[in-house]
RNA sequence: AGAGUUUGAUCCUGGCUCAGGACGAACGCUGGCGGCGUGCUUAACACAUGCAAGUCGAACGGAACUAUUAUGGAAUGCCUUCGGGCAGGAAGUUUUAGUUUAGUGGCGAACGGGUGAGUAACGCGUGAGGAACCUGCCUUUCAGAGGGGGACAACAGUUGGAAACGACUGCUAAUACCGCAUAAUGCACAUGCUUCGCAUGAAAUAUGUGCCAAAGAUUAUAUCGCUGAAAGAUGGCCUCGCGUCUGAUUAGAUAGUUGGUGGGGUAACGGCCUACCAAGUCGACGAUCAGUAGCCGGACUGAGAGGUUGAACGGCCACAUUGGGACUGAGAUACGGCCCAGACUCCUACGGGAGGCAGCAGUGGGGAAUAUUGGACAAUGGCCGGAAGGCUGAUCCAGCCAUGCCGCGUGCGGGAUGACGGCCCUAUGGGUUGUAAACCGCUUUUGCGGGGGAGCAAUAAUCGCUACGUGUAGCGAGAUGAGAGUACCCUGCGAAUAAGCAUCGGCUAACUCCGUGCCAGCAGCCGCGGUAAUACGGAGGAUGCGAGCGUUAUCCGGAUUUAUUGGGUUUAAAGGGUGCGCAGGCGGCUUGUUAAGCGGGAGGUGAAAUGCCGGCGCUCAACGUCGGAAGUGCCUCCCGAACUGGUGAGCUGGAAUGACUCUGCCGUGGGAGGAAUGUGUAGUGUAGCGGUGAAAUGCUUAGAGAUUACACAGAACACCGAUUGCGAAGGCAUCUCACGAAGGGUUGAUUGACGCUGAGGCACGAAAGCGUGGGGAUCAAACAGGAUUAGAUACCCUGGUAGUCCACGCAGUAAACGAUGAUGGCUAACCGCUGGUUUAUCCGGAUCAGUGGCCAAGCGAAAGCGAUAAGCCAUCCACCUGGGGAGUACGACCGCAAGGUUGAAACUCAAAGGAAUUGACGGGGGCCCGCACAAGCGGAGGAACAUGUGGUUUAAUUCGAUGAUACGCGAGGAACCUUACCCGGGCUCGAACGGCAGAGGAACAAUCCAGAGAUGGUGCGGCCCUUCGGGGCUUCUGUCGAGGUGCUGCAUGGUUGUCGUCAGCUCGUGCCGUGAGGUGUCGGCUCAAGUGCCAUAACGAGCGCAACCCUUGCCGUCAGUUACCAGCAAGUAGAGUUGGGGACUCUGGCGGGACUGCCACCGCAAGGUGUGAGGAAGGGGGGGAUGACGUCAAAUCAGCACGGCCCUUACGUCCGGGGCGACACACGUGUUACAAUGGCGGCCACAGAGGGGCACUACCUGGCGACAGGAUGGGAAUCUCGAAAAGCCGUCUCAGUCCGGAUCGGAGUCUGCAACCCGACUCCGUGAAGCUGGAUUCGCUAGUAAUCGCGCAUCAGCCAUGGCGCGGUGAAUACGUUCCCGGGCCUUGUACACACCGCCCGUCAAGCCAUGAAAGUCUGGGGCGCCUGAAGUCCGUGACCGAGAGGAGCGGCCUAGGGCGAAACAGGUAAUUGGGGCUAAGUCGUAACAAGGUAACC
Repeated sequence: AGAGUUUGAUCCUGGCUCAGGACGAACGCUGGCGGCGUGCUUAACACAUGCAAGUCGAACGGAACUAUUAUGGAAUGCCUUCGGGCAGGAAGUUUUAGUUUAGUGGCGAACGGGUGAGUAACGCGUGAGGAACCUGCCUUUCAGAGGGGGACAACAGUUGGAAACGACUGCUAAUACCGCAUAAUGCACAUGCUUCGCAUGAAAUAUGUGCCAAAGAUUAUAUCGCUGAAAGAUGGCCUCGCGUCUGAUUAGAUAGUUGGUGGGGUAACGGCCUACCAAGUCGACGAUCAGUAGCCGGACUGAGAGGUUGAACGGCCACAUUGGGACUGAGAUACGGCCCAGACUCCUACGGGAGGCAGCAGUGGGGAAUAUUGGACAAUGGCCGGAAGGCUGAUCCAGCCAUGCCGCGUGCGGGAUGACGGCCCUAUGGGUUGUAAACCGCUUUUGCGGGGGAGCAAUAAUCGCUACGUGUAGCGAGAUGAGAGUACCCUGCGAAUAAGCAUCGGCUAACUCCGUGCCAGCAGCCGCGGUAAUACGGAGGAUGCGAGCGUUAUCCGGAUUUAUUGGGUUUAAAGGGUGCGCAGGCGGCUUGUUAAGCGGGAGGUGAAAUGCCGGCGCUCAACGUCGGAAGUGCCUCCCGAACUGGUGAGCUGGAAUGACUCUGCCGUGGGAGGAAUGUGUAGUGUAGCGGUGAAAUGCUUAGAGAUUACACAGAACACCGAUUGCGAAGGCAUCUCACGAAGGGUUGAUUGACGCUGAGGCACGAAAGCGUGGGGAUCAAACAGGAUUAGAUACCCUGGUAGUCCACGCAGUAAACGAUGAUGGCUAACCGCUGGUUUAUCCGGAUCAGUGGCCAAGCGAAAGCGAUAAGCCAUCCACCUGGGGAGUACGACCGCAAGGUUGAAACUCAAAGGAAUUGACGGGGGCCCGCACAAGCGGAGGAACAUGUGGUUUAAUUCGAUGAUACGCGAGGAACCUUACCCGGGCUCGAACGGCAGAGGAACAAUCCAGAGAUGGUGCGGCCCUUCGGGGCUUCUGUCGAGGUGCUGCAUGGUUGUCGUCAGCUCGUGCCGUGAGGUGUCGGCUCAAGUGCCAUAACGAGCGCAACCCUUGCCGUCAGUUACCAGCAAGUAGAGUUGGGGACUCUGGCGGGACUGCCACCGCAAGGUGUGAGGAAGGGGGGGAUGACGUCAAAUCAGCACGGCCCUUACGUCCGGGGCGACACACGUGUUACAAUGGCGGCCACAGAGGGGCACUACCUGGCGACAGGAUGGGAAUCUCGAAAAGCCGUCUCAGUCCGGAUCGGAGUCUGCAACCCGACUCCGUGAAGCUGGAUUCGCUAGUAAUCGCGCAUCAGCCAUGGCGCGGUGAAUACGUUCCCGGGCCUUGUACACACCGCCCGUCAAGCCAUGAAAGUCUGGGGCGCCUGAAGUCCGUGACCGAGAGGAGCGGCCUAGGGCGAAACAGGUAAUUGGGGCUAAGUCGUAACAAGGUAACC
């Protein structure tokens, strides 16, 4: 940084898609380790259990326990003299100390932690303000603490209740509570004075009056507390500027609403609340309403500007089951407090109670999806305490999860018979996997075992020392580790414990085989798959990344595809139909001033974290930490004054006005006119008129049409007329008058920026249409009839009503177009037209305004535009953002209606589109050619037969060829064979061939037997070479190759047909074009020809054309047998028969000849014309061979070859028989005819080109004949086929015939193994159709058509009338290019490119999808009205309690909630209904694209 995708190709427009990055992710496959982070995005759903806020006994009275002091002296034991003694030490009382603590009290519980429901808001961010405020604990300073009092818990007793929890009586302490005293710099009020400020005002100060404090504790000489005041710090509260999503299909909202006054309330301002007064306030700079949403630092992305986002961390806000409420307090309207109401859950003895995980874990549920009911207060921090210490699910750690980022490893080196195996191939071999493995050596991160082992810890109490008077500070000593025996270190072992995922058609790195066969499937886009799939599935290989890899969702990017940076609007989407104009935006010259914008400097702020730069610390990195810069913003101050803005003064160039003058189909109203049309009346006049492609409907003998005269009506104004004129647009056309408006010019008199644009708004606005009233000649929707047609609700014709016209009103749209908004300025030429001015006038100039043409630069995708811009600038408005759905639906506004304006979405497609290019095509145009038509001659189509094809039939009728370009074609010859088909019978190394191994033998095979034959059996006979190893030949067995007319001509080669023997098809270089491409190759003339000449941004060249080749036509020369015979000679019945000749004909070699060369005319030339000359031949002499680039997936796998697939005791092969020859029928190609230009009989000449050895055969004989039997010549210019036929003469005389010969009967001949199916020929007899052929159609332009015969190939024979050749006789016609067909060139249109056999539209029918309407029905949020109204603050009252203060109680206001009601809005659903979209092969037509067959379109 781009790429793919619209086309045959191109450029552009334009959408869709991809490559990148990111993530609190999820899913699939896979998974070794560590570090650091992260982890309910869904149900603000419901929650079992445990823990998450306590602490202080140095505030207090108690209680319990332990120890202790004193007192007390019991039980019991011993002794006893029985009196007692001694021991013992209990209960009780008491002292002191310690521990624990329910309660009172203090502080905390408003922090920390969670969540994002609500909120579009001063909620948040940023910056200000508070002269309108509060602040516990903390710091500093000043001052103080005198003296009293009464209670309430606990406790004890009684008592209610299931419980929760109470009730009553009595006693008691305090740092709990309450008076009194003292008191200010405090508070309140009043007065005076000074200073200051941004208004209200603030501060200082003086005086007076009134009012308000306190608490003690302890380890006792100290510390911690207490009270008042001042200040600070911290934290909060309030106000304001600016910023903060979408919808106008939400345009008006608002009654405490906006303001004022009084009062209340608050820490404080304030309609915050209340009473009264006023009627304001907000809103297109978007109010209100609706939807959505916590905001930010930041995060992701991006070059940036931006876009998206707001998890984790940090700041703010809001919330704590839902709603309401206050209490306490410095602070709450309080997550783990209270009261009430609602829903839910739980307990209950049914009376009543209890609860709130959006704290940490955890459970259920929801979901694609998100963790442990862990450890510790060691550290950091918090609360309490004087402290020790206690508490702390904050926090620090650990656990789980590849969820992310970062790091490490799964080994390293050597190792080629490049092993085995796999895969592929052109396959005895090679390639690849691949140094990969094996194998050898080395190392030990990780792992396992053993051993050692941190830092995190600072210090607290306390002690000592030092420093100012104490306290405090510093130094030293001093207990304490959850994590953890973890990190880390040492050591032993051993390559040992560790690789996957996705992709491989293009984009996009990476290719082969097999399977499948539009199936199964893939796919992000384009698109793959219908038998050779690099795209499906598998395999091998490769590529990418790697403990991960892919997929999915989402965001940014690419996308300059919303364009500020940085887009457009003639034709691609897009200029409003036009004007006027409020708001708004923008605005001429000079000068002064100001300083809002603007520029510069400075100050404040812009939290930290993040990001960037530079260091440092974990072995590195991630991560952490320190410093710096940055944070483009906001606020304040100062400076500047060019520009913008404000303001003052002036100017005339913009604009406007005046004066003079000119112009016009400009508007409105009135008057007038002629032509035409129609009608009426009258006249003349007679049979048609009218209409069309042709007709008919229609009119007309009751007199039309035509014509003449008169009259009437309505509408429109010919010629002039135009590239003209006017108007803002729509639009405006006879003449004239009146009124009105506009524009141009001249002047430079007046004003002095008065201007431009213009959202809303207002006005105008073609045609059609609507309403009312007129009018109505013409024309003419609808309608009717006639035609056309398959149909014809059309095009054409005859009629004809609305309408067309007028007045008034509505409507408000058009391809309302220059598809081009308005205004101003600037930027080369040239040629017209219109209206002015100027030079006395004309011409010609100059100049202004308009209106056209062609062009420079420039612009544009191109076409094109080009001073009338689509060029270069400026200002303002309007509009566009893929196609379809759709200018549709819903809503709203307007309208009488028709309808208009505004104007979506679901869904669907990968395009839709613009311009230009090359083709192709056109019922477009021009030019030209061709037996293309025309002019002619002869045919086909009718008949019979032959032959091929279709169809049908069949066991089989083998296969192929199918418009032209198949059909007497492959086949130049099917009785068997051929033969591929059918039936039947056989064979399986096979009918033919090669290699190898083994066994055997000559091979071969007469004869005979069986059989339809193939074949089987029998088996007379029967080897060669040799280096002695064997070989040749051959049989059998096995094997590797066979064989296949089986499939695919759409896998192919080769060959062929056709366009077409048409004149075309291309290239190099140059030039033009962004490019496809063009030019050349176009144009003029000419030609058979892209043949040539001229012209020319082209110059040349190639394949084609032509020529070169063959043949034929004339001449020369050479040669002369089998051909020839003039002269000479011989000879015959006759004959080049013979000698001979080389003259002639001929044969076949080599040459010549023709070139518009000559003449005349035309033409620039090329060339053309000529009854021209000459010449055998004249303008290409005739004929042939020769077929450009390409088209038709044309034909052929059955001629041959060949890839792939298929069959292998058969789809191979052999044999017999049958079939290819069938026959209701249809078509093609032919033959013979229909007759007299003929038939029949007779007579008699003249060819050419070919063939011949199992062949052609003279001649003789036989037969009517086909032919047979003999015989001779000839491998051929020698012999032979061989006779040519048309011709001539005679006859027949127009008839189904003396035409015609089919068919059938009989008899034969020949070939052949064999003529039944299924041969040809001969003879005799029979004697069908047919009397010249409908529509239509074929060939031919000269030695041609026509006609006549002859030959050859194939071949035993022949179904040959076919094919290929040969000669004989031998015509007619062509005016011409309008038309049909085909072709060439140029041009034009195109929506075609598979290219008109193209493309394509709409209804109907079928399936699917989304959507509108709809009687209704269901749901939701918000608001309104009425009723009711808890708790609670406040207010009032307070007869009860109390000495009183006060309180209970009661009442009131307000309100959550509840009930009822009416309406609007939003959503879901619905019988039925409307259109829309999509869907290989449905129906009907043919609308559009070509002049699309009626030009299309609005």

The RNA shown here (small-subunit ribosomal RNA) has 1498 nucleotides and comes from an uncultured rumen bacterium. Its Rfam family is "Bacterial small subunit ribosomal RNA". Model confidence (mean pLDDT): 82 of 100.